[in-house]
């Protein structure tokens, strides 16, 4: 100092529910709470997937204002990706 390889310790996050508070909602934030994560750190402007769609657009169906599709727009980094990266023992 490099690899490989289980598990101990010291610490780190926090899924579901619940309770509040914001949104039209996906969802976010607080508090509780741990299913679990060794990158569950940070990227939503490299890509792909997934959620939601109030408004506005376009197209269909209706008919007098709806009702459905897609865009547009938001959300997800605990989906895949991409970037950086810590401690201890044998």
């Nucleotide at each position: 100092a490099u690899g490989a390889u289980a598990u101990u310790a010291g610490g780190g996050c926090a899924a579901a529910g619940c309770c509040g508070c914001u949104g039209g909602a996906a969802a976010g934030c607080g508090g509780u709470g741990a299913c679990g994560c060794a990158a569950a750190a940070c990227u939503a402007a490299a890509g792909g997937g997934u959620c939601u769609u109030a408004a506005u657009c376009a197209c269909a169906u209706a008919g007098g204002u709806a009702u459905g599709u897609g865009a547009c727009a938001g959300a997800c980094a605990g989906c895949c990706a991409g970037u950086u990266g810590c401690u201890g023992g044998u």
This is a predicted structure of a 90-nucleotide RNA (c-di-GMP-I riboswitch aptamer) from Butyrivibrio proteoclasticus. The coordinates come from a structure-prediction model, not an experiment, and the mean pLDDT is 77. The sequence is in RNAcentral, with records from ENA and Ribocentre.